The RNA shown here (transfer RNA) has 76 nucleotides and comes from Asanoa siamensis. Its mean pLDDT, the model's own confidence on a scale to 100, is 81. It matches the Rfam family "tRNA". Rfam describes the family as follows. Transfer RNA (tRNA) molecules are approximately 80 nucleotides in length. Its family is annotated with triplet codon-amino acid adaptor activity in the Gene Ontology. NCBI's taxonomy places the organism under Bacteria, Bacillati, Actinomycetes, Micromonosporales, Asanoa.

RNA sequence: GCGCUCGUAGCUCAGUGGAUAGAGCAGGGGUCUUCUAAGCCCAGGGUCGCAGGUUCGAAUCCUGCCGAGCGCACCA
Numbered sequence: 001g002c003g004c005u006c007g008u009a010g011c012u013c014a015g016u017g018g019a020u021a022g023a024g025c026a027g028g029g030g031u032c033u034u035c036u037a038a039g040c041c042c043a044g045g046g047u048c049g050c051a052g053g054u055u056c057g058a059a060u061c062c063u064g065c066c067g068a069g070c071g072c073a074c075c076a
Base pairs, nucleotide, nucleotide: 001072002071003070004069005068006067007066010025011024012023013022018056028042029041030040031039049065050064051063052062053061
């Protein structure tokens, strides 16, 4: 340099065109307990990597860029 895959909550992931984006774990509050842990209950937490485009409608499709991984090429 070229190609492919991926980027969604603090972490691990789901959601592949239709209204308001979800789960588990972690963290916070409560309950329970002599105390701790576990269990149970509640609430919070998101520019869906960035920008643009298509569409009545985009996390989802298209383009460019950024980042991560893998493969190939180059390496006087």